[in-house]
Context: one part of a larger RNA
RNA sequence: UGUAGAAAUUGAAGUUUAUUCCCUAGUACGAGAGGACCGGGAUGAACACACCUCUGGUGUACCAGUUGUAGCGCCAGCUACAUCGCUGGGUAGCUAAGUGUGGAAAAGAUAACCGCUGAAAGCAUAUAAGCGGGAAACUUACCUCGAAACAAGUUUUCCCUAUGAGAGUCGUGGUAGACCACCACGUUGAUAGGUCAGGUGUAGAAGCGCUGUAAAGCGUGUAGCUUACUGAUACUAAUAACUCCAUCGG
Numbered sequence: 001u002g003u004a005g006a007a008a009u010u011g012a013a014g015u016u017u018a019u020u021c022c023c024u025a026g027u028a029c030g031a032g033a034g035g036a037c038c039g040g041g042a043u044g045a046a047c048a049c050a051c052c053u054c055u056g057g058u059g060u061a062c063c064a065g066u067u068g069u070a071g072c073g074c075c076a077g078c079u080a081c082a083u084c085g086c087u088g089g090g091u092a093g094c095u096a097a098g099u100g101u102g103g104a105a106a107a108g109a110u111a112a113c114c115g116c117u118g119a120a121a122g123c124a125u126a127u128a129a130g131c132g133g134g135a136a137a138c139u140u141a142c143c144u145c146g147a148a149a150c151a152a153g154u155u156u157u158c159c160c161u162a163u164g165a166g167a168g169u170c171g172u173g174g175u176a177g178a179c180c181a182c183c184a185c186g187u188u189g190a191u192a193g194g195u196c197a198g199g200u201g202u203a204g205a206a207g208c209g210c211u212g213u214a215a216a217g218c219g220u221g222u223a224g225c226u227u228a229c230u231g232a233u234a235c236u237a238a239u240a241a242c243u244c245c246a247u248c249g250g
Base pairs, nucleotide, nucleotide: 005157006156007155008154009153014143017045020042021041022040023039029034047102048101049100050099051098055096056095057094058093062089063088064087065086066085067082068081069080070079071078072077106140107139108138113133114132115131116130159250160249166244167243168242169241170186171185172184173183174182191237192236193235194233195232196231197230198229201225202224207220208219209218210217211216
């Protein structure tokens, strides 16, 4: 853009893997060796999808330790550079090696094959008429998408609108994202930042006091600091304004 509004719906198309063990049962069968069908249960492989509670990884804007040099006049305390200087941890997010789920059950029509009834052909014959069973394959069922399936389907059914419906520009952002798009919000406001409270992480701050010749230790004190997390709060910024456009519209 089309399908000449919207919503609901139909469904064209795609997808759908296996192993081992236990019980039945050392039973049926078999001289023995061996060893079941049917039925029930357990295990958990690869693959697919989703997720981050747990186990971990990463985590260059979090915390701590520490080396060298330089600076803040000196001490103390900090800061800068050295691969994030190096090292030990780590929130959110992302993630697998982690967690959860799935391929279950069932139906239909069948293949090879197995049958019932049964003539042609007084018998026989699963077949000629007729009626059944039978597989991970086929059609469904389950899940996803789905009328752009151009054969563009079907059903139901309003409302608003030149007194401007509606959309966009613009701005704050993320459940989204290369851009665009999508989604949330724009003062009738919690959209982001800030602040406050909490959480989480780190691991016991500085200062002061005490002990010790000192390095240091202890107390104040589950201390100090704390990114992406949670909640609250208009303090800051979403102000103002503009553009397009219709009865073949939205």